This is a predicted structure of a 98-nucleotide RNA (TPP riboswitch aptamer (THI element)) from Pseudooceanicola onchidii. Its mean pLDDT, the model's own confidence on a scale to 100, is 76. Its Rfam family is "TPP riboswitch aptamer (THI element)". Rfam's curators write: Vitamin B(1) in its active form thiamin pyrophosphate (TPP) is an essential coenzyme that is synthesised by coupling of pyrimidine and thiazole moieties in bacteria. The previously detected thiamin-regulatory element, thi box was extended, resulting in a new, highly conserved RNA secondary structure, the THI element, which is widely distributed in eubacteria and also occurs in some archaea. Analysis of operon structures identified a large number of new candidate thiamin-regulated genes, mostly transporters, in various prokaryotic organisms. The THI element is a riboswitch that directly binds to TPP to regulate gene expression through a variety of mechanisms in archaea, bacteria and eukaryotes. through a variety of mechanisms in archaea, bacteria and eukaryotes. Tandem TPP riboswitches have been reported where both TPP riboswitches respond independently to TPP. The structure of TPP riboswitch has been reported for Escherichia coli and Arabidopsis thaliana. The sequence was found by an Rfam model in a public genome assembly.

[in-house]
RNA sequence: CGCCUCACCUCGGGGUGCCCACUGGGCUGAGAUGCAGAUGCGAACCCGUUGAACCUGAACCGGCUAGAACCGGCGGAGGGAAGGUCACGCGGAACGCC
Numbered sequence: 001c002g003c004c005u006c007a008c009c010u011c012g013g014g015g016u017g018c019c020c021a022c023u024g025g026g027c028u029g030a031g032a033u034g035c036a037g038a039u040g041c042g043a044a045c046c047c048g049u050u051g052a053a054c055c056u057g058a059a060c061c062g063g064c065u066a067g068a069a070c071c072g073g074c075g076g077a078g079g080g081a082a083g084g085u086c087a088c089g090c091g092g093a094a095c096g097c098c
Base pairs, nucleotide, nucleotide: 001091002090003089007085008084009083010082011048012047013046014045017027018026019025020024033042034041035040036039054079055078056077060073061072062071063070
């Protein structure tokens, strides 16, 4: 001087559903939320190119289930939001010494 991972800081991205015997109850998950209202602002959570966070395909296909948007396929498909700092580690150059 460069590289890599973790961590931290700032910034940014995202989803908030489904079922039932229904004003109650239940399912999966990190997360199924609050207030205003046709969308916006928060909280929590997750993710930021090493990108399955999330979206499209998709009111898709197969499976499980009381049911399901749950599981798998699709997916070596397409899209998708980054900068900095520090320690450890690795590599290299110059200089000095032998």

NCBI's taxonomy places the organism under Bacteria, Pseudomonadota, Alphaproteobacteria, Paracoccaceae, Pseudooceanicola.